[in-house]
Context: one part of a larger RNA
């Protein structure tokens, strides 16, 4: 290099935007880069191959032919590819009208619960467990009623429901703002797909500075359990969890399934929208588009299973894999305040 692969065996980048690059719709005219054909020249000799010949044969040698898949020049072809021009609308986009949604950011508001403080009633227990004890309580706890404070999270609705590129998003209202979808027309006219680098976003934990701190709770302390118990259980409890600003950049970041497009029997739910038929009517019924589940045909698969939301059949582009351990480690580079991240071996060994 060819070849084989990536749901679970090794292997899809955490996700998006996008540069270079790769690839790219329909028609016509030109051109001739790739492509195809002819001719000419060249492609040293030796070697290889073929034919004949010489050493008794062979190895070896001689003569001739072929080959040398290539390159250059030139003459042609024009389907495909490239390229120049003209045109188109099926890809893509814009405008318009709608309805849906925990999409994002900011501000304000609300009730339940919890803890604490104060006051009333009230008396001996409360709490906790498998059973207990530590703990709290006659300085009046727990229980109950009233008042107040604080922080965090938003029961029911709530749903293999919705939205978002992913991470993720859930009380209510307002402001700002992004995307998708449907409908009927008009417009632009290939403006597209993918995307090495790059840039942006990126749960939780962690870090820096400043606030906040109700509950929970690494660490820690005590009580139990136990042979021991640096645990599981219990009583406490600090970072943290929350907010602002800035870092970190990793996850079983999972559908363990890259993105886009096209094609390929069906059944049954559900979310959004449109149309039709019909009715007293929200319904119900039929059709279409988009999303999201389940079951299954063909096909695929080592099997499990997947199965129009493909892991089926194809095309384009990117990423990645190549026995286990050593090791996602060392060294070096880059990034980071650090923790560490990223890129990434070898010896040796089985």
């Nucleotide at each position: 290099c060819u070849g084989g692969g990536c749901g679970u065996a090794a292997a899809g980048g955490a996700u998006g935007c996008g540069u270079a690059g790769g690839c790219a719709g329909u028609u016509c005219c030109g051109u001739a880069u790739g492509u195809c054909g002819g001719a000419u020249g060249u492609g040293a000799a030796a070697g290889c191959u073929c034919a004949c010949c010489g050493c008794c044969c062979a190895a070896c040698g001689g003569u001739g032919a072929a080959a040398g898949u290539g390159c250059a020049u030139u003459c042609g072809a024009a389907a495909c590819u490239g390229u120049g021009g003209a045109a188109c609308u099926a890809g893509g986009g814009u405008a318009c009208a709608g309805g849906a949604g925990a999409g994002g950011a900011g501000a304000g508001c609300g009730g339940a619960a919890u803890u604490c403080u104060c006051g009333g009633u009230g008396u001996a227990g409360c709490g906790g467990u498998g059973a207990a004890a530590u703990g709290c309580g006659u300085a009046g706890a727990g229980a109950u009623c009233g008042a107040g404070a604080a922080g965090a999270a938003c029961a029911c609705c709530g749903g293999u429901g919705g939205c978002g590129a992913a991470g993720g998003c859930g009380g209510c209202u307002c402001u700002c703002u992004a995307g998708a979808c449907u409908g009927a027309u008009a417009c632009c006219g290939a403006c597209g797909c993918u995307g090495a680098g790059g840039c942006a976003u990126g749960a939780a934990a962690g870090c820096u500075g400043g606030g906040g701190g109700a509950g929970c709770a690494a660490a820690c302390a005590g009580g139990a359990u136990u042979a021991g118990a640096u645990a599981c259980c219990c009583u406490g409890g600090u970072a943290g969890u929350c907010c602002c600003a800035g870092c970190c950049u990793u996850a079983a970041a999972c559908g363990g399934u890259g993105u886009a497009c096209a094609c390929u029997u069906g059944g049954u739910g559900u979310g959004g929208g449109a149309g039709g038929a019909a009715u007293u009517g929200a319904c119900c019924c039929c059709u279409c588009c988009c999303g999201u589940g389940c079951c299954g045909u063909a096909g695929c698969u080592a099997a499990c299973g997947c199965g129009u939301u493909a892991a089926g059949u194809g095309u384009a582009c990117c990423g990645c894999c190549u026995g286990g351990g050593g090791a996602g480690u060392a060294c070096g580079g880059c990034c980071g305040c650090a923790a560490g991240g990223u890129u990434a071996a070898a010896a040796c060994u089985c």